[in-house]
């Protein structure tokens, strides 16, 4: 030097253009004589940056930047 690929709450995943879900955690309320299990309500991500396309982008396109792989 080339090429593939990954990036989405605090952690781990889903998300085939139309308000971003689930699971863990975390706060709180019921359950218990207390605790843990359990059940219920909350909190937590403008989707790694700039642009671009489009009536509308996480999701399409370009460029960046960070991990990982493989070729030299």
């Nucleotide at each position: 030097g080339g090429g593939u690929u990954u990036u989405u709450g605090g952690u781990g995943a889903a998300g085939u253009g139309g308000u971003a879900u689930c699971a863990u955690u975390c706060u709180c309320g019921c359950u218990u004589u207390g605790g843990g299990u359990g059940c219920g309500a909350g909190a937590g991500g403008c989707c790694c940056c700039g642009g671009g396309u489009u009536c509308a982008a996480a999701c399409c396109c370009c460029g960046g930047a960070a991990g990982a792989c493989c070729c030299c």
Transfer RNA from Helicostylum pulchrum, 72 nucleotides, folded computationally. The same sequence occurs in records of 8 taxa. Rfam family: tRNA. It is annotated as a transfer RNA.